[in-house]
Context: one part of a larger RNA
RNA sequence: CGUAGGAGACUUGAGGGAAGUCGUCCACAGUACGAGAGGACCUGGAUGAACAUACCUCUGAUGCACGAGUUGUUCUGCCAAGAGCACAGCUCGGUAGUCAAGUAUGGAAGGGAUAACCGCUGAAAGCAUCUAAGUGGGAAACCCCUCCCAAGAUUAGGUCUCCCGUGUUUUAGUCCCGCAAGGGAUUAAAACCCUGAAGGCUCAUCGUAGACUACGAUGUUGAUAGGUCACAGGUGUAAGCACAGUAAUGUGUUUAGCCGAGUGAUACUAAUCAGCCGUGCGG
Numbered sequence: 001c002g003u004a005g006g007a008g009a010c011u012u013g014a015g016g017g018a019a020g021u022c023g024u025c026c027a028c029a030g031u032a033c034g035a036g037a038g039g040a041c042c043u044g045g046a047u048g049a050a051c052a053u054a055c056c057u058c059u060g061a062u063g064c065a066c067g068a069g070u071u072g073u074u075c076u077g078c079c080a081a082g083a084g085c086a087c088a089g090c091u092c093g094g095u096a097g098u099c100a101a102g103u104a105u106g107g108a109a110g111g112g113a114u115a116a117c118c119g120c121u122g123a124a125a126g127c128a129u130c131u132a133a134g135u136g137g138g139a140a141a142c143c144c145c146u147c148c149c150a151a152g153a154u155u156a157g158g159u160c161u162c163c164c165g166u167g168u169u170u171u172a173g174u175c176c177c178g179c180a181a182g183g184g185a186u187u188a189a190a191a192c193c194c195u196g197a198a199g200g201c202u203c204a205u206c207g208u209a210g211a212c213u214a215c216g217a218u219g220u221u222g223a224u225a226g227g228u229c230a231c232a233g234g235u236g237u238a239a240g241c242a243c244a245g246u247a248a249u250g251u252g253u254u255u256a257g258c259c260g261a262g263u264g265a266u267a268c269u270a271a272u273c274a275g276c277c278g279u280g281c282g283g
Stems, first nucleotide, its partner, number of pairs: 001152001005163007015149004021049007033038001051106005059100004066093005071086006110144003117137004164282001165193001167192011194280001199277004203219005224270003227266005233259003240253005
């Protein structure tokens, strides 16, 4: 920009894409078959490999500053307690998130038409012949079925809902009334006045989204983010004081103290105020 008014939702599916794999074991059954050795079809069940998708309850990895320990050194006047630097100084753990080695799921089943091939009936050719007429079966391949995208599918689809001047003037046309002058109705165009809808965007707080954009949530009629409170979870018992010990240190107060992303609650802070687009019933 189009989809013959504009808008918000929900959809149909032309068409396109994805997937499509392969074992082992058990039962049938040591049966059919076979002199024996050996040893099935069919059908049902179980369990895997690789691959694919989703997720984080479990097992774990990471988790650049969440907790603790610890070395050297500088500083906060000193002690104590801390801070900076040393690869994140090093080490041990670890929430959310992300991830796999973790968890779950998938290939199936079914239908159609077939290939090679196997048939039925059957002549040409009194026989025979799956084929010439007719007709049945038959594969991971083909078309459906399953999952995803999808109306720019210009053949531009469908459904539901929402929204917008019976304004004025001029010109032109049509119709009606009238002898006529003229009057009325209506259509179109232009101008003016009024209007600016439904909805959208900008802007702002953000994240399940993300390079930007887009997408999604929210904007006081508000839990969108921060803060605060509570809880979960992590670390592992802070500082200060008291006691014991010559001291290092230990014990008590103390399952303490601290805490990024998690869950819930709460308007304390910030989403203020506003602006713009979009018109007037639609060849």
Model confidence (mean pLDDT): 87 of 100. Predicted 3D model of a 283-nucleotide part of an RNA (large-subunit ribosomal RNA, domain VI) from a Pseudomonadota bacterium. The source organism's lineage runs through Bacteria, Pseudomonadati and Pseudomonadota. The RNAcentral record of the full RNA draws on ENA.